FMN riboswitch aptamer (RFN element), 116 nucleotides, folded computationally. Its mean pLDDT, the model's own confidence on a scale to 100, is 82. The model forms 97% of the base pairs in the Rfam consensus.

RNA sequence: AUGUAACUUCAGGGCAGGGUUUAAUUCCCGAUCGGUGGUAUACCCCACGAGCCAAACGGCAGGAACCUGUGAAAUUCAGGUGGCGACAGUAAAGUCUGGAUGAAAGAAAGUUUUUU
Repeated sequence: AUGUAACUUCAGGGCAGGGUUUAAUUCCCGAUCGGUGGUAUACCCCACGAGCCAAACGGCAGGAACCUGUGAAAUUCAGGUGGCGACAGUAAAGUCUGGAUGAAAGAAAGUUUUUU
C1' cells in the first nucleotide's frame, strides 16, 4: 500500500395564508417535501431500505411521466405540462400524533485482525 473480517461513528424532509364545519395542519383553495446504490446529475428508469409474517433462509404488501431542446451519451440536465407518497390514531393526513431515544439500505473515517 492492497484485499478479507469484526467493532465503533454517522445515516429523512415537509401545509405559510385562507374557506367550510360543533369539530379538519385530514375536506376545499393554496403552500410545501423527496432516503440509499446504479446510470450524463433521477420522488415517478433499474435495484435496495423503511411496514407485516418468519428462529433463519425467505415470503407478502405498498406509488407515480410525458413532450420539446442541447449533447457522443440524459424518462436524470434546461424549458413546459402532469402525477405519486406504508401502517395505526383522529372529521377522511406524504406534511399532525404514534410504533420510533427504534430499525435500516448504505456512507465515510478510525481501531483491531489477517493476506500479499